The part of an RNA shown here (small-subunit ribosomal RNA, 3' major domain) has 478 nucleotides and comes from a metagenome.

[in-house]
Context: one part of a larger RNA
């Protein structure tokens, strides 16, 4: 000096409390663990576990089991030989890599030696998701968006070190104002960045229709218009600026005005000195060891999908605030040329035919669902709930058997709100209801990132868990 405390004081945070809905109990996905297996590839304490993986039927794929190869699947360079340069079809065997022959083709520069390319043949080399994240670079979690970590001079103190950064208020803030042996200063804080919430100017296609015309059963559908909408450029706004009343005449707080918006305006990015020999040598780079006819490469099958169970994380439910029929409405945001795919037309349907029109504010995916109006169904394991099981199909892809995804139709399991215990959420949030994208041939998409729709309850307080900050005290701890 820190660090620790079932010491102390002051402070914060969905940390408790006050509410709202979950997990835990059911069936399913999913991930982990175990446990079986030739194989079930391989890392991950709070901060692993719907996590690497934004997509394991071959392919990934590293694992296993067979079947091959040895300058190798890829790099560069030297050496011997070859050649109709590569190349492209075909045959034979073979699960396939391969292996053996066939046909077309007859290259380009040129100093006619050779050189490029293909094979071959030595050899220096290649090559390893092997091992070490406790050898390392780079990346990343955590505490923690926490308010904190320093340094210069100066002044104290034998010194280690303190001061400053403590104190009195204040803040989201080491944020500010004041006081002081300190005066200053840097990484953080704020603030600059983007996005949202008002308005004005600009420009009106492919958006938009308000007046004014023409047209239709209907429709910006057309002539014309820039009013409005909206798009996307500029620009203005908010700064405790004004009032008032507290405060120490500061900072600041509380309340009103006027505003689309008020005191950080909502949301994002933005992660200080450092902590955990945290994670990652399997992205990728890399030292060291280590493997070299294999621990390296091809390739065919299988595995990563197993199942007496255990854990997490999630869908769907258990029902009348509902189930099902029918009829009616309003959305953002994205994607589309190896794609998107329209009206029409078969199909109970999943989809098949078609191909219009679009490289897209034009065309298309594309039905927005929850809501709403009408009808049923009457409280049961049910017109609930949908799992498993059969049968018949559909689509993708060389190939759905291990092991895809949907549809019909028949089956109709357990579950009647869930034990000690645990999560999340302070507002357009939670709860709820549908859309879209990546990744992608097709999907195990109930998962991730996003978008709008409907849409709340409580917060009296800080005793009390738990996690953090400042000062202080103890201390056999460093």
């Nucleotide at each position: 000096u820190g660090a620790c405390g079932g010491g102390g004081a002051c402070c914060c945070g969905c940390a408790c409390a006050a509410g709202c809905g979950g997990u835990g109990g059911a069936g399913c996905a999913u991930g982990u663990g175990g446990u079986u297996u030739a194989a079930u590839a391989c890392g991950a304490c709070c901060a692993a576990c719907g996590c690497g993986u934004a997509g394991a039927a071959c392919c990934u794929u590293a694992c296993c089991a067979g079947g091959g190869c040895u300058u190798g699947a890829c790099a560069u360079g030297u050496c011997u030989g070859u050649g109709a340069a590569a190349g492209u079809c075909c045959u034979a065997u073979g699960a396939a890599a391969g292996u053996a022959g066939g046909a077309c083709c007859c290259c380009u520069c040129u100093u006619c030696g050779g050189a490029g390319c293909a094979c071959u043949u030595a050899c220096a080399c290649a090559g390893g998701u092997g091992u070490u994240g406790c050898a390392c670079g780079g990346c990343u979690g955590u505490c923690g968006u926490c308010a904190g970590c320093u340094c210069g001079u100066g002044u104290c103190g034998u010194g280690a070190g303190a001061u400053g950064u403590u104190g009195g208020g204040u803040u989201a803030a080491g944020u500010c104002c004041c006081g002081c042996a300190a005066c200053g200063a840097g990484c953080g804080c704020a603030a600059c960045c983007c996005u949202u919430a008002u308005u004005c100017c600009c420009a009106g296609u492919u958006g938009c229709c308000a007046g004014c015309g023409u047209g239709u059963a209907a429709u910006g559908a057309c002539g014309g218009g820039g009013a409005c909408u909206c798009u996307a450029g500029g620009a203005a706004g908010a700064c405790u600026g004004c009032c008032u009343c507290g405060g120490u005449u500061a900072a600041c707080g509380a309340g009103g005005a006027g505003g689309a918006a008020g005191g950080u305006g909502g949301g994002g990015a933005u992660g200080a000195c450092g902590u955990c020999a945290a994670g990652u040598c399997a992205u990728u780079g890399u030292g060291g060891c280590c493997c070299u006819u294999a621990c390296g490469c091809c390739c065919u099958g299988g595995g990563c999908u197993a199942c007496a169970c255990a854990c997490g994380u999630g869908c769907u439910a258990c029902a009348a605030u509902g189930g099902c029929c029918g009829g009616u409405a309003c959305a953002a945001a994205g994607g589309g040329u190896c794609g998107c795919g329209a009206a029409a037309c078969c199909g109970c349907g999943a989809g098949g035919u078609g191909g219009a029109g679009c490289c897209a504010a034009u065309c298309u995916c594309a039905a927005a669902a929850a809501a709403c109006c009408g009808g049923u169904c009457u409280c049961a394991g049910u017109u609930c709930g949908g799992a498993u099981u059969g049968a018949a199909g559909u689509c993708u892809g060389c190939a759905a058997u291990u092991c895809g995804a949907c549809u019909u139709c028949a089956u109709g399991a357990a579950g009647u709100u869930g034990g000690a215990a645990u999560c999340g959420c302070u507002a357009g949030u939670a709860a709820u209801g549908g859309u879209g994208c990546a990744u992608c041939a097709g999907c195990u998409a109930c998962g991730g990132c996003g978008c709008c729709g409907u849409g709340a309850a409580u917060a009296c307080g800080u005793u009390c868990c738990c996690g953090g900050g400042u000062c202080u005290u103890g201390u056999a701890c460093a």